[in-house]
Context: one part of a larger RNA
RNA sequence: UCCGGCGAGCUGCACAUACAGGCAAGGUUAAGGACUUAAGGUCCGGAGCCGGAGGGAAACCGAGUGUGACAAGUGCCAUAGUCGGUAUGUGUAGGCCCGAAACCGGGUGACCUAUCCAUGACCAGAUUGAAGUCACCGUAAAAGGUGAUGGAGGAUCGGAGCCACAUCCGUUGAAAAGGGUGGGCAGGAGUUGUGGAUAGGGGAGAAAUUCCAAUCGAACCCGGAGAUAGCUGGUUCUCCCCGAAAUAGCUUUAGGGCUAGCCCUGAUCUGUUACCAUACGGAGGUAGAGCACUGAACAUCCGAGGGGGCGUCGCAGCUUACCGAAGAUCAUCAAACUCCGAAUGCCGUAAUGGGUGGAUCGGGAGUCAGACUGUGGGAGAUAAGUUCCAUGGUCAAAAGGGAAAGAGCCCAGACCUGCAGCUAAGGUCCCAAAGUGCGUGUUAAGUGGAAAAGGAUGUGUGAUUUCGAAGACAACUAGGAUGUUGGCUCAGAAGCAGCCAUACAUUCAAAGAGUGCGUAAUAGCUCACUAGUCGAGAGGCCAUGCGCCGAAAAUUACCGGGGCUGAAACACGACACCGAAGCUCAGGAAUGAGAGAUCAUUGGUAGGGGAGCAUUGAGGAAACGCAGAAGCCGUACUGAGAAGAGCGGUGGAGAUUCCUGAAGAGAGAAUGCCGGA
Numbered sequence: 001u002c003c004g005g006c007g008a009g010c011u012g013c014a015c016a017u018a019c020a021g022g023c024a025a026g027g028u029u030a031a032g033g034a035c036u037u038a039a040g041g042u043c044c045g046g047a048g049c050c051g052g053a054g055g056g057a058a059a060c061c062g063a064g065u066g067u068g069a070c071a072a073g074u075g076c077c078a079u080a081g082u083c084g085g086u087a088u089g090u091g092u093a094g095g096c097c098c099g100a101a102a103c104c105g106g107g108u109g110a111c112c113u114a115u116c117c118a119u120g121a122c123c124a125g126a127u128u129g130a131a132g133u134c135a136c137c138g139u140a141a142a143a144g145g146u147g148a149u150g151g152a153g154g155a156u157c158g159g160a161g162c163c164a165c166a167u168c169c170g171u172u173g174a175a176a177a178g179g180g181u182g183g184g185c186a187g188g189a190g191u192u193g194u195g196g197a198u199a200g201g202g203g204a205g206a207a208a209u210u211c212c213a214a215u216c217g218a219a220c221c222c223g224g225a226g227a228u229a230g231c232u233g234g235u236u237c238u239c240c241c242c243g244a245a246a247u248a249g250c251u252u253u254a255g256g257g258c259u260a261g262c263c264c265u266g267a268u269c270u271g272u273u274a275c276c277a278u279a280c281g282g283a284g285g286u287a288g289a290g291c292a293c294u295g296a297a298c299a300u301c302c303g304a305g306g307g308g309g310c311g312u313c314g315c316a317g318c319u320u321a322c323c324g325a326a327g328a329u330c331a332u333c334a335a336a337c338u339c340c341g342a343a344u345g346c347c348g349u350a351a352u353g354g355g356u357g358g359a360u361c362g363g364g365a366g367u368c369a370g371a372c373u374g375u376g377g378g379a380g381a382u383a384a385g386u387u388c389c390a391u392g393g394u395c396a397a398a399a400g401g402g403a404a405a406g407a408g409c410c411c412a413g414a415c416c417u418g419c420a421g422c423u424a425a426g427g428u429c430c431c432a433a434a435g436u437g438c439g440u441g442u443u444a445a446g447u448g449g450a451a452a453a454g455g456a457u458g459u460g461u462g463a464u465u466u467c468g469a470a471g472a473c474a475a476c477u478a479g480g481a482u483g484u485u486g487g488c489u490c491a492g493a494a495g496c497a498g499c500c501a502u503a504c505a506u507u508c509a510a511a512g513a514g515u516g517c518g519u520a521a522u523a524g525c526u527c528a529c530u531a532g533u534c535g536a537g538a539g540g541c542c543a544u545g546c547g548c549c550g551a552a553a554a555u556u557a558c559c560g561g562g563g564c565u566g567a568a569a570c571a572c573g574a575c576a577c578c579g580a581a582g583c584u585c586a587g588g589a590a591u592g593a594g595a596g597a598u599c600a601u602u603g604g605u606a607g608g609g610g611a612g613c614a615u616u617g618a619g620g621a622a623a624c625g626c627a628g629a630a631g632c633c634g635u636a637c638u639g640a641g642a643a644g645a646g647c648g649g650u651g652g653a654g655a656u657u658c659c660u661g662a663a664g665a666g667a668g669a670a671u672g673c674c675g676g677a
Base pairs, nucleotide, nucleotide: 001677002676003675004674005673006672011093012092013091014090015089016088017087018086019085021083022082023081026050027049028048032044033043034042035041054061055060064076065075066074067073096234097233099231103224104223105222106221107220108219114198115197116196117195118194119193120192121191122190123188125157126156127155128153132149133148134147135146136145137144161185162184163183165182166181167180168179169178200216202212203211204210209218237612238611239610240609241608242607247260248259249258250257251256261367262366263364264363265362266361267360268359269358270357275354276353277352278351279349280348281347282346288340289338290337294334295333296332299329300328301327305323306322307320308319309318310317370395371394372393373392374391375390376389377388378387379386400411401410402409415588416587417586418585420584421583422582426578427577428576429562430561431560435575438573439572440571441570442569448564454549455548458546459545460544461543462542464540465539466538467537475533476532477531478530479529481506482505483504486500487499488498512527516525517524589602590601591600592599593598613666615663616662618660619659620658621657622656624654631650632649633648634647635646637644638643
């Protein structure tokens, strides 16, 4: 991992509701007893319970009664129950099953290990050489010195023994702590045998939460015990009908619960009500807009007041490129501003047309983590696959087609069958179903097939304006002068360092007191401007379509790929076709409605309701089996399904069908349990 078997809403009592049944103004027995006996017993037993009358705090009254002054008004009441059965739910019990860590009680453990007690045992060899002693020297005697002797020490080296510091190996080991090589202690606080003592709310501890039998922040065994588990996991056959919620309030509450909301189901009632469109009538202060209020904020004017300066007979006066309330003008801003003010939405209607909803009383739930997306907002950074609201949608609980691939996007809601047709979104060159289709333009960037501020004689369209056959624009030829080197400044300043003037003047077809280059300054080149040659458009600005640059990142990755350029890109237009479980057609099934003809409906998690299949016993009835039961193997049959036959083989003795009725009643999951491979 797989296979087989086992494996989870049961039972008692009480209550509620529904259904069927018995009896019925009644219903029913309990304990117990008698008789039969082993039956789904029979008969007694009426104690009790429920019902038959309610109202009131009560006295009390009573089909009424309470309130009340009341004959009023009004509240409550006046309609068959009861007994057991079945189903569902609730309560109580372990209460659908498995699962703690723990708590308590009573016991068992110190053959492991810790400490202690008693009694024994053990420690090769080598080294060092304390005290003391002796001898000699020394001294008055001592002290002291030297040499021997001696053999002390939690002394030294190192075996046995004990320990466990390093490293390697081992790590489903040879071993649930070991092996190799080294290491430490090794006459002591040493090691060790045997016997004994201390026990779990405890003992022991050279002290580590360390040890107390491979178990220790409280041992182990049995019991309370099926502890408790608002937590996790699991919970077994089929079909049909309906079908949610992820919200509110409260909660030592937030991943739990209760009530409401939303779902299912039964009965009764209502009867055009829900809802949609149109019409009409309403309330309102949002979007927008505005500045009339409240505030904010920009500029200018005016200016009370203040500051600075000057200033005195007098804080009188003068002055100020300072600040500045109120006011005026121009132009603005606001969720908590409004002189205004929509669209939607909301409320209403004996309206019209569609269309079916609603209420009450019962029974059963589930839900209380929601997700993304469009729109309007708060928070955040006008960040987030962020968070919190509102309002739609989808997913959740929805398959199918499209978006290469994709819960939440687009299209569209799957009863079943069909080798029939039409469409939606999206597509039609090939992969790959359908146009290498048509018409008119655009793009040259592979833009298409990622991106901003900003930049640019890319290119198309539109509008406007200036010049132009009295000849424009470009090009070429020629001119571009004079007063004058304007004045000033300056070493110089002559159109061209700088300052002033430059709307000076003259000659002219035209020519600036000069557009740039240039010189030390001149010179020189050039421009404006003019003429000629040429002969038809040229220049500016604005708006807009499609492109260009801006454009550097970590696996090949920005058309799904191939590939595409009068497209297979983009824009517009018209026509075909493809394309889904949509719609249609043909056949079939179920549910609901309807007298019928017929019509409508049939995705579905939690969950509710309905109808069935199979298994094992039991009762009744029927029918079968050695001329072959059950079981097993095979098989092309039947049923919408759970499932059920027939036949053949095997097997060798029991078993089937129908009705009723009872459950140890259905397996794929529980890191399930047991067995096997």

A computed fold for a 677-nucleotide part of an RNA from a Lachnospiraceae bacterium, annotated as large-subunit ribosomal RNA, domain II. It matches the Rfam family "Bacterial large subunit ribosomal RNA". The coordinates come from a structure-prediction model, not an experiment, and the mean pLDDT is 84. The RNAcentral record of the full RNA draws on ENA.